A computed fold for a 174-nucleotide RNA from uncultured Ruminococcus sp., annotated as Lysine riboswitch aptamer. The model forms 100% of the base pairs in the Rfam consensus. The sequence is in RNAcentral, with records from MGnify. Model confidence (mean pLDDT): 79 of 100. It matches the Rfam family "Lysine riboswitch aptamer". Rfam describes the family as follows. Riboswitches are metabolite binding domains within certain messenger RNAs that serve as precision sensors for their corresponding targets. The same sequence occurs in records of 2 taxa. The organism belongs to Ruminococcus, within Bacteria.
RNA sequence: GAUAGAGGCGCAGCUAAGAUCAGUAACCUUUUUCCGCCGUUUGGCAAAGCCUCCCGGGCUUGUGGAAAAGGUGAAAGGCGAGGCUGCCGAAGCGGGGCAUUCGGGAGGUGCCUUUGCUGACUGAUAGUUUAACAGAUUAUCGGUUGUCAUCAUUACUUAUGAUGGAGUGCUAUC
Numbered sequence: 001g002a003u004a005g006a007g008g009c010g011c012a013g014c015u016a017a018g019a020u021c022a023g024u025a026a027c028c029u030u031u032u033u034c035c036g037c038c039g040u041u042u043g044g045c046a047a048a049g050c051c052u053c054c055c056g057g058g059c060u061u062g063u064g065g066a067a068a069a070g071g072u073g074a075a076a077g078g079c080g081a082g083g084c085u086g087c088c089g090a091a092g093c094g095g096g097g098c099a100u101u102c103g104g105g106a107g108g109u110g111c112c113u114u115u116g117c118u119g120a121c122u123g124a125u126a127g128u129u130u131a132a133c134a135g136a137u138u139a140u141c142g143g144u145u146g147u148c149a150u151c152a153u154u155a156c157u158u159a160u161g162a163u164g165g166a167g168u169g170c171u172a173u174c
Base pairs, nucleotide, nucleotide: 001174002173003172004171005170008088010087011086012085013084014083015082018079026072027071028070029069030068031067032066033065034064036045037044038043047061048060049059050058051057052106053105054104055103056102091118092117093116094114095113096112097111098110099109100108101107119145120144121143122142123141124140125139126138127137128136129135147165148164149163150162151161152160153159
């Protein structure tokens, strides 16, 4: 240097029953309330609604806007049993770049890159995200476990304990 492997609720992708979203949005009925200013030629300003948030801009608006009661009543995103596929830096986070979202900024989404961090799983607390006390993610403090090194004990081909390191590692073969 190449190849092949190990850890375990192991990782990721696709599909997907189902739960949640939610008795929410929207629509219909009834009731209540608001419905302005300038101008006269198309209109302009204000207000309300929509385009993820802020600024700007654009579109719609008098059969309109808002609230309450009743009736009907979703969807997207996120989660996901099971199944299939690819694998063991599997992967996740962070940084950088490109594209996209009305323009700018932020955020979101997709792709590329990175010898920046994390061995893996898990619990608690706090932060971020989200409809969510689900899930994800970061930090701190614990637990379990694999691996290597050192030391000690030992049945000395082995097993146990203590301490420490990190996957850019470990084991085997060439």